[in-house]
RNA sequence: CAAGUUGGCUGAGUGAUCGCGGCUGGGCGUUAUUGACGUCUGGCUGAGGAAAGUCCGCACUCCACAGAGCACGGUGCCGGCUAACGGCCGGGCGGGGUGACCCGACGGAAUAGUGCAACAGAGAGGUGUAUUGCGGCAAUUGCUUCGGCAAUUGCAUGUGAGGGUGAAACGGUGGUGUAAGAGACCACCGGCAGCGGCAGCAAUGUCGCUGGCCAGGCAAACCCCACCGGGAGCAAGACCAAGCAGGGCGAAGGGGCGGCUCGUCCCGUUGACGUCCGGGUAGGUCGCACGAGGGUGUUAGUAAUAACACUCCCAGAUAGAUGAUCACGAGCGAUUGCGGGCAAGCAUAGCUUGUCUGGCAAUCGCCAACAGAAUGCGGCUUAUAGGCAAACUUGGCAC
Numbered sequence: 001c002a003a004g005u006u007g008g009c010u011g012a013g014u015g016a017u018c019g020c021g022g023c024u025g026g027g028c029g030u031u032a033u034u035g036a037c038g039u040c041u042g043g044c045u046g047a048g049g050a051a052a053g054u055c056c057g058c059a060c061u062c063c064a065c066a067g068a069g070c071a072c073g074g075u076g077c078c079g080g081c082u083a084a085c086g087g088c089c090g091g092g093c094g095g096g097g098u099g100a101c102c103c104g105a106c107g108g109a110a111u112a113g114u115g116c117a118a119c120a121g122a123g124a125g126g127u128g129u130a131u132u133g134c135g136g137c138a139a140u141u142g143c144u145u146c147g148g149c150a151a152u153u154g155c156a157u158g159u160g161a162g163g164g165u166g167a168a169a170c171g172g173u174g175g176u177g178u179a180a181g182a183g184a185c186c187a188c189c190g191g192c193a194g195c196g197g198c199a200g201c202a203a204u205g206u207c208g209c210u211g212g213c214c215a216g217g218c219a220a221a222c223c224c225c226a227c228c229g230g231g232a233g234c235a236a237g238a239c240c241a242a243g244c245a246g247g248g249c250g251a252a253g254g255g256g257c258g259g260c261u262c263g264u265c266c267c268g269u270u271g272a273c274g275u276c277c278g279g280g281u282a283g284g285u286c287g288c289a290c291g292a293g294g295g296u297g298u299u300a301g302u303a304a305u306a307a308c309a310c311u312c313c314c315a316g317a318u319a320g321a322u323g324a325u326c327a328c329g330a331g332c333g334a335u336u337g338c339g340g341g342c343a344a345g346c347a348u349a350g351c352u353u354g355u356c357u358g359g360c361a362a363u364c365g366c367c368a369a370c371a372g373a374a375u376g377c378g379g380c381u382u383a384u385a386g387g388c389a390a391a392c393u394u395g396g397c398a399c
Stems, first nucleotide, its partner, number of pairs: 001395006008388003013328006020046012048370001052381002055379005060233004072229005077091005092106001093104004107224002113222002115218002132162001133159003136155008171189006190214001192211008237286004246277005253267005293312008331366008339357008
């Protein structure tokens, strides 16, 4: 310098004006005081790394609940972290990459059982297959040194070594053996099972001995084993409570026509009106913002994480506010000029042309991507323009 890998950070500044939600101070007005409402005017504050998908796990709330089992669902190597998890950290094993590193639901295929395997192929899970082959036997034909040899055809025939199909065909190499062959037998290697030693908390690794010669794949198929799981969700739920309807008690009067009297109208013993009560709609208040909280530092730990100290207070709307404009500065992009690097040519102390550019300046443009709270928290997943720094890997060049 180029190409990568990994884990992070940021994703937007300052000021002015106007507008909106929340909290709060003051003035004025209305009302019966605290208060409430209206209006005017100040101050403070107001989205995210994913607020998203709603996929997991919790907190919280209500309902249900002796205990045990079944069913159903989920998880699934080992150790640790955590409130918990299907999350995270570290390790093991398997696979991929030259490498940094990445991916993996990664318990069980067992004399427990069942099931599945497209196409191709003779045969696809049995005690299974025979297309081509290699043999055997029989018949026919030809040759013959009469011992047989060759070809063709056939078989209730042997074989699974060679060829062929497939993702997969029941170990590999060499030998013995045989009519031809075969773990049929032997040696070594691979793999499997059992036992033991050593290392490790463990998963597991490694070494040795023994065994029978070889056992196929799929459990995000049923299943078996171990562990976990009651249901619904903030429209949870709690409180206050108009109007209308209902009930108890009292009741002969009650109300309008601006205050009083008269008058008049309406309602009323089929109960007006007054008062009390329970449930509870509209509406309101709480839940609901001090929390498994954020920041900084120290300590313990490889790490996830934990403990301690200091410090900060950080949206709470309810049809849902969080926006717009302007200016400045930064950043990015384009163009132009200057500077710089490289290459070529020439009439070679330079010039010209081409090309690259991460430095400087000017002008113009953009000022963004994904997106947006609604009970809260921890994760996962998905979306994301541009920018920043770090560690590591591979390759090239120079010293």